The RNA shown here (c-di-GMP-I riboswitch aptamer) has 97 nucleotides and comes from Vibrio eleionomae. The coordinates come from a structure-prediction model, not an experiment, and the mean pLDDT is 79.
RNA sequence: ACGCACAGGGCAAACCAUCUGUAAAGGUGGGACGCAAAGCUUCCGGCCUGAACCCCAGGUGGUACAGAUGUUCUGGGUAGGUAGCGGGGUUACCGAU
Numbered sequence: 001a002c003g004c005a006c007a008g009g010g011c012a013a014a015c016c017a018u019c020u021g022u023a024a025a026g027g028u029g030g031g032a033c034g035c036a037a038a039g040c041u042u043c044c045g046g047c048c049u050g051a052a053c054c055c056c057a058g059g060u061g062g063u064a065c066a067g068a069u070g071u072u073c074u075g076g077g078u079a080g081g082u083a084g085c086g087g088g089g090u091u092a093c094c095g096a097u
Base pairs, nucleotide, nucleotide: 001097002095003094010035011034015030016029017028018027019026020025033084039090040089041088043087044086045085046082047081048080049079054077055076056075057074058073059072
């Protein structure tokens, strides 16, 4: 490198209970659809979330004055999640080869 085995085994989807979170989702216990890296890691792409705060862009913004560094909405960023979406990185059991 490879997975047609062998040995010891390992992990655990959906679902259920419970906890955390706005949410996506995650922890723990039960449970097994599957998995040869379904071990670890968000570096790249994808997908998902978006309550509050911050930044950017656009829209909105009645009344004489003031309020405008405002209000609210949309999109984006920041942020979060998915390693069981794929790629990359990294470590590892067995050994029919």